This is a predicted structure of a 74-nucleotide RNA (transfer RNA) from a Phycisphaeraceae bacterium. Model confidence (mean pLDDT): 81 of 100. Lineage of the source: Bacteria > Pseudomonadati > Planctomycetota > Phycisphaerae > Phycisphaeraceae. Rfam family: tRNA. The family's RNA type in Rfam is transfer RNA.
[in-house]
RNA sequence: AGGCCCGUGGUGUAACGGUAGCACAGCGGCUUUUGGUGCCGUUAGUCGGGGUUCAAAUCCCUGCGGGCCUGCCA
Numbered sequence: 001a002g003g004c005c006c007g008u009g010g011u012g013u014a015a016c017g018g019u020a021g022c023a024c025a026g027c028g029g030c031u032u033u034u035g036g037u038g039c040c041g042u043u044a045g046u047c048g049g050g051g052u053u054c055a056a057a058u059c060c061c062u063g064c065g066g067g068c069c070u071g072c073c074a
Base pairs, nucleotide, nucleotide: 001070002069003068004067005066006065007064010024011023012022013021018054026042027041028040029039030038047063048062049061050060051059
């Protein structure tokens, strides 16, 4: 330098273009002598900008960050 892939709560991971969900963690409650386990409830997220569309996490352009492969110089 070129090609490909990825970016979603604190963490991991889903979502034929149509309500952003699940698990763990956190917080509150129930249970327990206490703690743990179990049960119930609850907080919190789509990397930035632009475009297409009635509607974008999803499609397009661009930037940023990360990973893999190839190449160049030394």